[in-house]
Molecule: transfer RNA
Organism: Cryptomonas curvata
RNA sequence: AGAAUUAUAGCUCAGUGGGUAGAGCAUGUGCCUGAUAAGCGCAAGGUCGUUAGUUCAACCCUAACUAAUUCUA
Numbered sequence: 001a002g003a004a005u006u007a008u009a010g011c012u013c014a015g016u017g018g019g020u021a022g023a024g025c026a027u028g029u030g031c032c033u034g035a036u037a038a039g040c041g042c043a044a045g046g047u048c049g050u051u052a053g054u055u056c057a058a059c060c061c062u063a064a065c066u067a068a069u070u071c072u073a
Base pairs, nucleotide, nucleotide: 001072002071003070004069005068006067007066010025011024012023013022019056027043028042029041030040031039049065050064051063052062053061
């Protein structure tokens, strides 16, 4: 210098033919117990990396940029 992949909840990750954003763990809380743990419920937690474009409608399509990883020279 060129190229590829990735970026979604505190952590690990799903999600897509464009149509209301999810799981597990963790956290809080209720039940259970003599009390814990385990188990069973409930809740909270996200401007889907940033900005712009297309569209009635974008996590999803397009462009630029940022960061991480990898490859080539």